[in-house]
RNA sequence: GGGCGAUUAGCUCAGCGGUAGAGCAAGGUCUUUACACGGCCAAGGUCGUAGGUUCAAUCCCUACAUCGCCCA
Numbered sequence: 001g002g003g004c005g006a007u008u009a010g011c012u013c014a015g016c017g018g019u020a021g022a023g024c025a026a027g028g029u030c031u032u033u034a035c036a037c038g039g040c041c042a043a044g045g046u047c048g049u050a051g052g053u054u055c056a057a058u059c060c061c062u063a064c065a066u067c068g069c070c071c072a
Stems, first nucleotide, its partner, number of pairs: 001071007010024004018055001027041004048064005
């Protein structure tokens, strides 16, 4: 220098055009003498950034950034 893949909640990952979810963690509460386990509740997201297409973009297109792999 060229090619490919990934980027979504604190962490691990779904979701691939129609107003974003799970598990774990953290918080509250019930239970216990207490802790743990377990039940219930609530919170937590500019979906890496910026443009474009579209009635509508996490999803499609382009560029950039970061990380990983391959080639030279």
Molecule: transfer RNA
Organism: Bacteriovorax stolpii